A computed fold for an 86-nucleotide RNA from Sinobaca qinghaiensis, annotated as c-di-GMP-I riboswitch aptamer. It was read from a public genome assembly, where an Rfam model found it. It matches the Rfam family "c-di-GMP-I riboswitch aptamer". Its family is annotated with cyclic-di-GMP binding in the Gene Ontology. NCBI's taxonomy places the organism under Bacteria, Bacillota, Bacilli, Caryophanales, Sinobaca.
[in-house]
RNA sequence: UUCAGAAAAAGGCAAAGCUGCUGAAAGGCAGUCUCGCAAAGUUACAGGUCUAAGGCUAUAACUGCUAAGACGGCUGAACUGCCUGG
Numbered sequence: 001u002u003c004a005g006a007a008a009a010a011g012g013c014a015a016a017g018c019u020g021c022u023g024a025a026a027g028g029c030a031g032u033c034u035c036g037c038a039a040a041g042u043u044a045c046a047g048g049u050c051u052a053a054g055g056c057u058a059u060a061a062c063u064g065c066u067a068a069g070a071c072g073g074c075u076g077a078a079c080u081g082c083c084u085g086g
Base pairs, nucleotide, nucleotide: 002086003085004084005083012037013036017032018031019030020029021028022027035073041079042078043077045076046075047074048071049070050069054066055065056064
């Protein structure tokens, strides 16, 4: 430098649920817990998904559209990185 992740070690992360806080919601944060993860580290760049406060629209009322809000534990991409082995 590159390839691989069967076993092991040092450690790391933490789904769902529950509790609290926060947010219009989606969601986020903290605690508990441990489904899983070798990038489950970082970045909304491409695709995808969620929400629709505000805006536009319709109605007597119900509605529909929309991201400037989110998701990196959906896929790709970029950047960075631990251990072991070749």